[in-house]
Context: one part of a larger RNA
RNA sequence: UGACGGGGGCCCGCACAAGCGGUGGAGCAUGUGGUUUAAUUCGAAGCAACGCGCAGAACCUUAUCAGCCCUUAACAUGGGUAGUUUGAUUCCAAGCGGGAGCUGUGCCGGCGUAAGCUGGAGCCGCCACACAGGGGCGGCAGGGCGGGCGUCAGCGCGUGUCGUGAGAGGUUGGGGUAAGUCCCGCAACGAGCGCAACCCCUGUCUUCAGUUACCAUCAUUAAGUUGGGGACUCUGGAGGGACCGCUGCGGUAACAACGCAGAGGAAGAUGGGGACGACGUCAAGUCAUCAUGGUCCUUAUGGCCGGGGCUACACACGUGCUACAAUGGCAGUUACAGAGGGAAGCGAGACAGUAAUGUGGAGCGAAACUCAGAAAAGCUGUCGCAGUUCGGAUUGAGGUCUGCAACUCGGCCUCAUGAAGUUGGAAUCGCUAGUAAUCGCGCAACAUCAUGGCGCGGUGAAUACGUUCCCGGGCCU
Repeated sequence: UGACGGGGGCCCGCACAAGCGGUGGAGCAUGUGGUUUAAUUCGAAGCAACGCGCAGAACCUUAUCAGCCCUUAACAUGGGUAGUUUGAUUCCAAGCGGGAGCUGUGCCGGCGUAAGCUGGAGCCGCCACACAGGGGCGGCAGGGCGGGCGUCAGCGCGUGUCGUGAGAGGUUGGGGUAAGUCCCGCAACGAGCGCAACCCCUGUCUUCAGUUACCAUCAUUAAGUUGGGGACUCUGGAGGGACCGCUGCGGUAACAACGCAGAGGAAGAUGGGGACGACGUCAAGUCAUCAUGGUCCUUAUGGCCGGGGCUACACACGUGCUACAAUGGCAGUUACAGAGGGAAGCGAGACAGUAAUGUGGAGCGAAACUCAGAAAAGCUGUCGCAGUUCGGAUUGAGGUCUGCAACUCGGCCUCAUGAAGUUGGAAUCGCUAGUAAUCGCGCAACAUCAUGGCGCGGUGAAUACGUUCCCGGGCCU
């Protein structure tokens, strides 16, 4: 000077408390440990590993295993040499690959009437060597990138001052703030990186514009359908608007900073949300995104192929989904979104099928057509507390879709089957408002595959006395 303390003071945060819903019990999904295995590739490890890298493991992916093969190689550059585009057929083979005959004379340039000759690029074969290749090794060699502390309010500098010096001071103190935000004071005075603001979305208004969106008035129609309209909604460009600006009270020695209440206002004290992450630190993470110093392999630690594995299963843990029912299940009926996607795509109406789906193909590169009938909610009926008309695991059978191919190992549909489960021990998690809870919809990746991830809207709460205690953090000592 820091760090630490079951030292002290002050102050924050869903940190506790107050509430609401969960996890921990069940079944299943998924990740991990363990075990197993020829292999179950590798990494991640308290918070901050464990629905994590994986925004898609049947082949591919794929790094793993056993097996068949290759050795200048699947890929790049360079040398020599021979050939000259190619196309399908057939044989051996699991395939990679190998053999056979047939076919075929391309492109640019020179010579030539032509046939053809010759040079070059490209392609293919062979030879030798430089080299290629490595998801081999270590993130404790380093870059880059993202994670945690943490959107916490901090971190340092110049000049001057103090101290022999390390260093201090400023940055401490009083008040006050979400904030080292600001005010006052002060051997400090300034300025910097952070905070805030400037950026984006959203809430209100004005204006400009008016198609594919809209429809008040007029006409018209089954229908904003058409004429028409530019008001409204909406769309998307430009602006206004909020600043403790105004009033009162508090605050102060005084002036303040600031606080409370009110008016006005669509919005009130940073309106709500996002982007944005200081100096540092965890030898935290990643050599398997990438790139890279070093080191190691070089007929293999490289490469090709078909097959298996990553999907195993006595167990253990994490994260989830579905439930245990009547605020519910089922049947019928009937409303109302937002944000997105679509051409090797989205696919309407119609028809077939109980259905998944099929046939067919209108329209649409989309405010136009389509995915697409949102669901919960509402209304009517039924069930009457039961392992049930709850719950749907498991299993049998049949079908359907994608794909070269669903045995290991995919999704969906139908019929049958109908398990555990009657609210979950110790313990533990999330959330302060359009939030939690609950309901559905979309997207990325993707041939197919979602209970995961990322978004979107619908319905829409309870509670916060307070800061003693638990956890983390800030300032002073």
Molecule: small-subunit ribosomal RNA, 3' major domain
Organism: uncultured prokaryote